Predicted 3D model of a 116-nucleotide RNA (FMN riboswitch aptamer (RFN element)) from Candidatus Solincola quzhuomuensis. It matches the Rfam family "FMN riboswitch aptamer (RFN element)". The family has 146 seed sequences and 6,230 matches in Rfam 15.1. The model forms 100% of the base pairs in the Rfam consensus. Its mean pLDDT, the model's own confidence on a scale to 100, is 85.
RNA sequence: GAAGGUCUUCGGGGCAGGGUGGAAACCCCGACCGGCGGUGAAAGUCCGCGAGCCUAAAGGCAGAGCCGGUGAAAUCCCGGCACCGACGGUGAAAGUCCGGAUGGGAGAAGGCCUUA
Numbered sequence: 001g002a003a004g005g006u007c008u009u010c011g012g013g014g015c016a017g018g019g020u021g022g023a024a025a026c027c028c029c030g031a032c033c034g035g036c037g038g039u040g041a042a043a044g045u046c047c048g049c050g051a052g053c054c055u056a057a058a059g060g061c062a063g064a065g066c067c068g069g070u071g072a073a074a075u076c077c078c079g080g081c082a083c084c085g086a087c088g089g090u091g092a093a094a095g096u097c098c099g100g101a102u103g104g105g106a107g108a109a110g111g112c113c114u115u116a
Stems, first nucleotide, its partner, number of pairs: 002115009017029003031096002033085002035049004044083002052061003065081005087099003
């Protein structure tokens, strides 16, 4: 270092400023955010996973990107312009507020044991 087992720890961010209104972090202008693994090279929008939703269960559902540049290689970098975001709640419709959640979790790091 490899495989198997076991334990511990870690494991999600975000409406400034303004408009309307009796009331909005929910509407409108505008602002802001981006889990995990993979991929010739760093990804919210390429492939897959997780959370979430439906169901008695088996099982099922599940968002969004183009153009140009560099390069051996990029839908991942650089430039430009776009787009997406569970459920329940709420004086008014929520990716950003409150709640389930001191939860769960893809997975990450480390300890120990075995193969020996």